The RNA shown here (FMN riboswitch aptamer (RFN element)) has 111 nucleotides and comes from uncultured Saccharofermentans sp.
RNA sequence: UCCAAGGCGGGGUGUGAUUCCCCGACCGGCGGUAACAGCCCGCAACUCAUGUCAAAGACAUGACUGAUCAGGUGAAACUCCUGGGCCGACGGUAUAGUCCGGAUGAAAGGA
Numbered sequence: 001u002c003c004a005a006g007g008c009g010g011g012g013u014g015u016g017a018u019u020c021c022c023c024g025a026c027c028g029g030c031g032g033u034a035a036c037a038g039c040c041c042g043c044a045a046c047u048c049a050u051g052u053c054a055a056a057g058a059c060a061u062g063a064c065u066g067a068u069c070a071g072g073u074g075a076a077a078c079u080c081c082u083g084g085g086c087c088g089a090c091g092g093u094a095u096a097g098u099c100c101g102g103a104u105g106a107a108a109g110g111a
Stems, first nucleotide, its partner, number of pairs: 001111003008024005025098002027088002029043004038086002047063007068084005090101003
């Protein structure tokens, strides 16, 4: 210096819902780990608090930070295969992992 996040349709109710209800789908940041991981360990993002700087804002420190079982193979797998489950920041809006927004941003990290 460059790169660095994906994903919804149908029906119902209703003035109004990709947000509620019913049915059926879809998605999975980065590093590590005897073997490939959304749910094993750690990290980032988000949010909050405190501090520093005149402010904007930036930086520092700290807090917060979701979810997996059974069977099989194997030398080795909570990572593969089979089956069944589960989880998903903040703001907006009729209650949102999938819409819109901060974000043409930042960053774990990679080249």
Taxonomically the source falls in Saccharofermentans (Bacteria, Bacillota, Clostridia, Oscillospiraceae). The model forms 88% of the base pairs in the Rfam consensus.